[in-house]
Molecule: transfer RNA
Organism: Circinella umbellata
RNA sequence: GCCCCAUUGGCCUAAUUGGAUAAGGCGUCGGACUUCUAAUCCGAAGAUUCUGGGUUCGACCCCCAGAUGGGGCU
Repeated sequence: GCCCCAUUGGCCUAAUUGGAUAAGGCGUCGGACUUCUAAUCCGAAGAUUCUGGGUUCGACCCCCAGAUGGGGCU
């Protein structure tokens, strides 16, 4: 220098071929239960889907450029 893959709440993982209010687990917070804690149960908060553009009636999804990480070739 070139090529490929990945990037979604604090962490991990979904989201069918472009059409949902972006789903689930862990964690966090509140409550119930308990003498107290743990476990269990109930509820809640938490996401500008890596960034910036573009296409489209409509983008996590398609296109372009870039960023970060990983791998490969020379």